[in-house]
RNA sequence: UCCUCGAAACGGCACCCCGCCCGAAAGGGCGGUCCGCAAAGCACCGGGCCUACCACCGCAACGGUCAUGGCAGCCGGGCUCCCGAA
Numbered sequence: 001u002c003c004u005c006g007a008a009a010c011g012g013c014a015c016c017c018c019g020c021c022c023g024a025a026a027g028g029g030c031g032g033u034c035c036g037c038a039a040a041g042c043a044c045c046g047g048g049c050c051u052a053c054c055a056c057c058g059c060a061a062c063g064g065u066c067a068u069g070g071c072a073g074c075c076g077g078g079c080u081c082c083c084g085a086a
Stems, first nucleotide, its partner, number of pairs: 012037002017032006035073001041079002045076003048071003055065003
């Protein structure tokens, strides 16, 4: 100096919920909030999960199927990253 681990310290992010906005929805953005997080930073490569406007099926149903839509705070993998005890 670098890697693994993760005490301490300076900080960081921000669950649920509430308000406004976008969206058919899932969900997202902004503000408040602060459950938690050592990557709860970034990005869909893989798995998984959610939604179904349209389309198709159905006599019909608030029915069924469907992702190119979404979830990174579901997991794995990839990239980047502050600090420095044992």